Predicted 3D model of RNase P RNA and transfer RNA as a complex of 410 nucleotides. It holds a member of the Rfam family "Bacterial RNase P class A". Its family is annotated with ribonuclease P activity, dimeric ribonuclease P complex and tRNA processing in the Gene Ontology. It is annotated as a ribozyme. The prediction has a mean pLDDT of 77.

RNA sequence: CGAGUGAGCUGAGCGAUCGCGUGCGUUUGACGCAUGAGGAAAGUCCGAGCACCACAGGGCAGGAUAACGGCUAACGGCCGCCGGGGGUGACCCUAGGGAAAGUGCAACAGAAAUAUACCGCCGUGCUUCGGCACGGUAAGGGUGGAACGGCGAGGUAAGAGCUCACCGGCAUACCGGAGACGGUAUGGCCCUGCAAACCCUAUCCGGUGCAACGCCGACCGAAGCAAUACAUUAGCCCGAUGUGCUUCGACGGGCGGCUAGAGCCGGCUGGCAACAGUCGGUCGAGAUAGAUGAUCGCUUACAACAGAACUCGGCUUAUAGGCUCACUCAAAUA
RNA sequence: CGGGGUGUAGCGCAGGUGGUAGCGCACUUGACUGGGGGUCAAGGGGCCGCAGGUUCAAGUCCUGUCACUCCGACCA
Numbered sequence: 001c002g003a004g005u006g007a008g009c010u011g012a013g014c015g016a017u018c019g020c021g022u023g024c025g026u027u028u029g030a031c032g033c034a035u036g037a038g039g040a041a042a043g044u045c046c047g048a049g050c051a052c053c054a055c056a057g058g059g060c061a062g063g064a065u066a067a068c069g070g071c072u073a074a075c076g077g078c079c080g081c082c083g084g085g086g087g088u089g090a091c092c093c094u095a096g097g098g099a100a101a102g103u104g105c106a107a108c109a110g111a112a113a114u115a116u117a118c119c120g121c122c123g124u125g126c127u128u129c130g131g132c133a134c135g136g137u138a139a140g141g142g143u144g145g146a147a148c149g150g151c152g153a154g155g156u157a158a159g160a161g162c163u164c165a166c167c168g169g170c171a172u173a174c175c176g177g178a179g180a181c182g183g184u185a186u187g188g189c190c191c192u193g194c195a196a197a198c199c200c201u202a203u204c205c206g207g208u209g210c211a212a213c214g215c216c217g218a219c220c221g222a223a224g225c226a227a228u229a230c231a232u233u234a235g236c237c238c239g240a241u242g243u244g245c246u247u248c249g250a251c252g253g254g255c256g257g258c259u260a261g262a263g264c265c266g267g268c269u270g271g272c273a274a275c276a277g278u279c280g281g282u283c284g285a286g287a288u289a290g291a292u293g294a295u296c297g298c299u300u301a302c303a304a305c306a307g308a309a310c311u312c313g314g315c316u317u318a319u320a321g322g323c324u325c326a327c328u329c330a331a332a333u334a
Numbered sequence: 335c336g337g338g339g340u341g342u343a344g345c346g347c348a349g350g351u352g353g354u355a356g357c358g359c360a361c362u363u364g365a366c367u368g369g370g371g372g373u374c375a376a377g378g379g380g381c382c383g384c385a386g387g388u389u390c391a392a393g394u395c396c397u398g399u400c401a402c403u404c405c406g407a408c409c410a
Stems, first nucleotide, its partner, number of pairs: 002329009012299007020036007038305001042316002045314005050209004062205005068080004082096001083094004097200002102198002104194003118141002120137007149167002152164003168189001170187007213256004220249006229243005263282008335406007344359004353390001361377006383399005
């Protein structure tokens, strides 16, 4: 210098004028000060807080997860590690329990799809010498994604783990490891694939979601209450209506929930790490038709994805341009 | 803001226990008619919203994503 791998950061800045939301303070109808979107605020895919409803206990159904060890409030998340796969490598990917518990499926092709003899090979018998019948055989051909371990040698009528070496896979024993698992030895090879098909095993799960929920409470409608208090109905009585109280009905509104929290930043200690502990510092939006914008000047350039709506921890998806660190491969030089 | 549903031919819909995707209307051609309409016969048109995965094989199963659509504001 070239080609890459992994991790992280940034996501326009400064100034002037005008304007908007929120808080505070002055004065009262205005002014001043402070502050005002994100790494994803998104998708709503998981896990929680919080609120209400349901709930003695147990079971069924349904859903989710799936090697092992750890972290965490919790998780389907994260870290480490094991097995498998890819890459020369740095490194990356992995829904990764069970198919000898049972059921089901495997179209077309092919003789045969989980049990098989179509062609071929071999043996025996018959023969009209063209073959035919019976039996053995999975080594060869052909079909298929897949055909009852692979390959070589021995062996055999022809063959075959029938026997042997190596490889693969299974079982047992021993050793190492916290464990998944790895290594060695011996035995033996009878068992296709699919569980993101039903299912089995283990663990976990009550439902609804801030438009949850709580409080204040005007107007209206209906019914009831009164040994009839007041008003109106021209004076009196009855009756009626309204005021009053109670209950019911009913998309008029307002306030809270609403942001200091499993918070953020830095140092130290423990740990490979995720993370935990401790000390110090810090406050960083809270609207309710919904604020964060407009114009001008400069900086190479009228920068990407995009905008809070109860709050956190993750995951996933979108993202122009720029920057930093570590490592690998190749070539050259020393 | 929260919770559901649906994407298959030009339009309206089936197919959903994996095995070469169909129906009706519409479209094209031909016949019947003097012509139109109508009827009959034949035919074309899809890679199932998009991307990835599981599987021998995906419209179907799983994951992500995009679009459309429906419901929820009710109080003493």